[in-house]
Background
Model confidence (mean pLDDT): 80 of 100. Transfer RNA from uncultured Trebonia sp., 73 nucleotides, folded computationally.

């Protein structure tokens, strides 16, 4: 250098092959307890790695770049 995969909330990770995205941990609040942890229960958090293209609308498609992983050379 070629090739293929993958890139989402603090991690972890589901689903959607065009009409704005689940959950668990963690965090924040309360309840429980003498009090801490647990345990319940509300909550709040992701415009999707950049960038540009197509479309009425992209996380989703296309094209250029990074980033990381596997195999070839």
């Nucleotide at each position: 250098g070629c090739g293929c995969c993958g890139c989402g909330a603090g991690c972890u990770a589901u689903a959607u092959c065009g009409g704005u995205g689940a959950a668990g941990c963690a965090c924040u609040c309360g309840a429980c307890u003498c009090u801490u942890a647990a345990u319940c229960g509300a909550g709040a958090g992701a415009c999707a790695c950049c960038c540009g293209g197509u479309u009425c609308g992209a996380u989703c498609c296309c094209g250029g770049g990074g980033c990381g992983g596997c195999g070839c050379a």
Rfam family: tRNA. By type it is a transfer RNA. Rfam's curators write: Transfer RNA (tRNA) molecules are approximately 80 nucleotides in length.